[in-house]
Molecule: FMN riboswitch aptamer (RFN element)
Organism: Klugiella xanthotipulae
RNA sequence: AAAUGCUCCGGGGUCGGUGAGAAUCCGAACCGGCGGUGAUAGUCCGCGACCCGCGGUUGUUCCCCGCGAUUCAUGGCAGAAAUGCGGUGUCUCGCAGAGAAUAGCCGCGGUUGAUUCGGUGAGAAUCCGAGACCGACGGUGAUGCACCCACACCAGUGGGUGCGAGUCCGGAUGAGAGGAAGCAUGG
Numbered sequence: 001a002a003a004u005g006c007u008c009c010g011g012g013g014u015c016g017g018u019g020a021g022a023a024u025c026c027g028a029a030c031c032g033g034c035g036g037u038g039a040u041a042g043u044c045c046g047c048g049a050c051c052c053g054c055g056g057u058u059g060u061u062c063c064c065c066g067c068g069a070u071u072c073a074u075g076g077c078a079g080a081a082a083u084g085c086g087g088u089g090u091c092u093c094g095c096a097g098a099g100a101a102u103a104g105c106c107g108c109g110g111u112u113g114a115u116u117c118g119g120u121g122a123g124a125a126u127c128c129g130a131g132a133c134c135g136a137c138g139g140u141g142a143u144g145c146a147c148c149c150a151c152a153c154c155a156g157u158g159g160g161u162g163c164g165a166g167u168c169c170g171g172a173u174g175a176g177a178g179g180a181a182g183c184a185u186g187g
Base pairs, nucleotide, nucleotide: 003185004184005183006182007181008179009178014028015027016026017025029167030166031135032134033047034046035045036044042133043132051110052109053108054107055106056105057104058103059102060101061100062099064097066095067094068093069092072089073088074087076085077084078083115131116130117129118128119127137170138169139168144163145162146161147160148159149158150157151156
């Protein structure tokens, strides 16, 4: 030095227009986790997070059964009596087991969006130039779209249903792929 442990770090992005009302409509803008890749990546390969499933584990609640203690009630047996023993039901508590729900953690699996051309060069879908495209889940008032109904000559009006956020809110002061540095062990 490697390695191990600990500390720490570890997601970004808005203006205008219309309108009674919009950061979701219209227009323009802005943003891009981590590792790899002969050369620098939102789009190439992989990973993480989110979501789904299976298994394990921990906690909580509910429920069933068992054991023990205990409150009350009611019989039984023994005894001359005092009293003792034990049964049944019930109240409460504790312990243990099975099942269900729920929350967290771990492991495994599944799902998970989007790029072209030209130039330079040994080499670039990564750089330069130009033009495109993508962005989970839930919520949110909705002027927009689609369909239906009623009124209605046209035009239009009213009602109903569905859809409508990468940038707002939320899970998230979370988690994490990983990482510069420091400390310790070690060498």